[in-house]
RNA sequence: ACACCCUUAGCUCAAUGGAUAGAGCGUUCGGCUCCGGACCGAAAGGCUGUGGGUUCGAUUCCCAUAGGGUGUA
Numbered sequence: 001a002c003a004c005c006c007u008u009a010g011c012u013c014a015a016u017g018g019a020u021a022g023a024g025c026g027u028u029c030g031g032c033u034c035c036g037g038a039c040c041g042a043a044a045g046g047c048u049g050u051g052g053g054u055u056c057g058a059u060u061c062c063c064a065u066a067g068g069g070u071g072u073a
Base pairs, nucleotide, nucleotide: 001072002071003070004069005068006067007066010025011024012023013022018056027043028042029041030040031039049065050064051063052062053061
C1' cells in the first nucleotide's frame, strides 16, 4: 500500500430488513443464612464506533471515515 474480518449493556456474545434490541457473567435490591458464599426472585444499565444514503421501516443493505485484527507484497 492492497484485500478481508470485527466494532451492539461494565465484560463476553446474540438478533442479518418489521416496528417497545435480548442472553450469560457482573452490579444493585430483596429472600434464604448466626454472617458470608452458593441458590431463588426482581431491578437498573444500550437509541448498535462516527457521519451520510437507500427504504414505509436499518443492528441488518450501500458510501465515507475512525479504531482493532488477519493475510499478501

A computed fold for a 73-nucleotide RNA from a Clostridia bacterium, annotated as transfer RNA. Model confidence (mean pLDDT): 81 of 100.